[in-house]
C1' cells in the first nucleotide's frame, strides 16, 4: 500500500411547524352520570390546556430452554415414546455459550465437523466387475511339481492340472503402505521404516498426549438402517388464568293470588291419594355480551470493583426506560450526511438497508444499503 482473519458497535443527524398513542397535573366554560326544588357540590370522558415516555439488532421464523398460570399426579423404580450425544466447565435451563481434545482444510491470522460404540446381536453394500466379507484366479505372471503332445533322446516348445494377489482391469470401497531381501514365480514369508491393536511408565481432573516395548496384521465400510450405552423429559398454553357483572332466557327458594270443576304422571280400571302444570312479586345462584385485572422493577440497563485464561459470578453506586384495541411509534419543511445518476466544474436530479413490539426473558437461525473501530495474518516498498 494491496489483500485477508477475527470480535465489537452504529443502523443517518439537527431544528421548525402538523399529528397519533399511554401516563400525570389543571380545568369545569363542551359533556354524561350522582346528589339537591333549585344554586353549590362530586365524578367520569376519544371537550380543552400544560409536563412526560413511545419499536428492533433482529421486534422476524415459531426451532430450542426457563420463568408465570391452569389441568394431572401417593412415592420409587422398570417398560413404551421422544430428545440429547468427545473431555472439563459456566447457566434458571438449554440442542446455547466458554476453555481444551481429537479429525479435516488454509503459506498464515484463522475456519469446519450429527465427534458415544462396528470383538452384544441383525441387516445393508446399487451400478460395474471374475470377486464386496468364512474372500475372489477375468488378463496377467511362474514351469520348481505332476500327466499329455512334439522331438531318437536331452535341450527346447505346447496343452492341461496346478502354484500366485506383485501387475493390469471394475468400483465410493478390493483385506496395510513403501523398499531391501527372499521365491520358480509370488506372498509380513523375513527384516527396516510408518500405519495398527493390545501392555507399561509418564504428563494431564478428563477427553488426550508422549516415550518404550510386545504382536507380523487379526476386528472393510454405514448407526443422519434396526439396535446397544449413558443422560434428560407429566400435559396444555396470556384465546394460559382471576374478578365484577347487563338485557332476554332458563334454574332454585320463598310469598301473595287464581284453582279443588280441569290436564298430565304414578299406584292395574272406579274410588281415593300423592306428585306437578298458572299469574304477579321478593331474594339466591351459574352462565354470555361488556368490563377489570394478569401487564412490566426485570436471571433489568448503565459505570466501577473484585475473582475467574473465558463464558461468567459477587460487591459498590447510579437509572426507571413503549405497553394499547388488531389499529398508534408518523408526516412536511430547511441544512448537513450517504448511494446513484448528469455535468469539466460550480451545481443539479432521483433516493435513504432488512424490517416492526403485544405475557416476558436466555438462545439459536433467517434478512440487513452503508459505516466506524480495534487486534492479528500475508505479500511487496521504504527505513
Nucleotide at each position: 500500500u494491496c489483500a485477508g482473519a477475527u470480535g465489537g458497535c452504529c443502523g443517518g443527524a439537527u431544528g421548525g411547524c402538523c399529528g397519533c398513542u399511554g401516563g400525570c397535573c389543571g380545568u369545569c366554560u363542551c359533556u354524561g352520570c350522582c346528589u339537591u326544588c333549585a344554586u353549590c357540590g362530586g365524578u367520569g370522558g376519544u371537550g380543552c390546556g400544560g409536563c412526560u415516555g413511545g419499536a428492533g439488532g433482529a421486534a422476524a421464523g415459531u426451532c430450542c430452554g426457563g420463568g408465570c398460570u391452569c389441568c394431572a399426579c401417593g412415592g420409587a423404580a422398570a417398560c413404551a415414546c421422544g430428545g440429547u450425544g468427545c473431555c472439563g466447565g459456566a447457566u434458571a435451563a438449554c440442542g446455547u455459550c466458554c476453555g481444551g481434545c481429537g479429525g479435516g482444510g488454509g503459506c498464515g491470522a484463522c475456519c469446519c465437523c450429527a465427534g458415544g460404540g462396528a470383538u452384544a446381536g441383525c441387516g445393508c453394500c446399487a451400478c460395474a466387475g471374475a470377486g464386496a466379507a468364512c474372500a475372489a484366479a477375468c488378463c496377467g505372471c511362474c514351469u520348481a511339481u505332476g500327466g499329455g503332445c512334439c522331438u531318437u533322446a536331452a535341450c527346447g516348445g505346447u496343452c492341461c492340472a496346478g502354484g500366485u494377489a506383485a501387475g493390469g482391469g471394475u468400483g465410493a470401497a478390493a483385506a496395510g503402505g513403501u523398499g531391501c531381501g527372499g521365491u520358480a514365480a509370488g506372498a509380513g514369508c523375513g527384516c527396516a521404516c510408518c500405519g495398527c491393536g493390545g501392555c507399561u511408565u509418564c504428563g494431564g481432573c478428563a477427553a488426550c498426549g508422549a516415550a518404550g516395548g510386545c504382536g507380523g496384521c487379526a476386528u472393510g465400510g454405514c448407526a443422519a438402517g434396526c439396535c446397544c450405552c449413558a443422560c434428560c423429559g407429566g400435559g396444555a398454553g396470556c384465546a394460559a388464568g382471576a374478578c365484577c357483572a347487563a338485557a332476554u332466557a332458563g334454574g332454585g327458594a320463598u310469598g301473595g293470588c287464581a284453582a279443588u270443576u280441569g290436564g298430565c304422571g304414578c299406584g292395574u280400571u272406579u274410588c281415593c291419594g300423592c306428585g306437578u302444570c298458572g299469574u304477579c312479586g321478593u331474594c339466591c345462584g351459574g352462565g354470555u355480551a361488556g368490563g377489570u385485572c394478569g401487564c412490566g422493577a426485570g436471571a433489568g440497563g448503565c459505570g466501577u470493583u473484585c475473582c475467574g485464561u473465558a463464558a461468567g459470578g459477587g460487591g459498590c453506586g447510579u437509572c426507571c426506560c413503549a405497553g394499547a384495541g388488531g389499529a398508534a411509534u408518523g408526516g412536511u419543511c430547511a441544512u448537513c450526511c450517504c448511494u446513484u445518476c448528469g455535468g469539466c466544474a460550480a451545481c443539479g436530479a432521483a433516493g435513504g438497508a432488512c424490517a416492526g413490539a403485544a405475557c416476558c426473558c436466555g438462545g439459536c437461525u433467517u434478512a440487513c444499503a452503508g459505516g466506524c473501530c480495534a487486534u492479528c495474518u500475508g505479500a511487496c516498498g521504504c527505513u